Transfer RNA from a Minisyncoccota bacterium, 72 nucleotides, folded computationally. The source organism's lineage runs through Bacteria, Bacillati and Minisyncoccota. It matches the Rfam family "tRNA". Rfam's curators write: Transfer RNA (tRNA) molecules are approximately 80 nucleotides in length. Its mean pLDDT, the model's own confidence on a scale to 100, is 80.
[in-house]
């Protein structure tokens, strides 16, 4: 400096324009246990940032940020 890929709860990760943005672990709370841990209910929490197309954007487009591959 060119091109390509990727960004969703704390962590993994599904979600091809109209979802209540869904699961797992992890956390909280309750129930079970004498206790622990196992199990069972329930509950907290999230689209990287600006900006366009649309009646509707996590999705489709620019750009910016940040990771990562390649080529020089």
């Nucleotide at each position: 400096g060119g091109c390509c890929c990727u960004a969703u709860c704390g962590u993994c990760u599904a979600g091809u324009g109209g979802u209540u943005a869904g699961g797992a672990c992890a956390g909280c709370a309750g129930c079970u246990u004498u206790u622990c841990a196992a199990g069972c209910u329930g509950u907290u929490a999230a689209c990287a940032g600006g900006g366009g197309u649309u009646c509707g954007a996590u999705u489709c487009c620019c750009c910016u940020u940040a990771g990562g591959g390649u080529c020089a």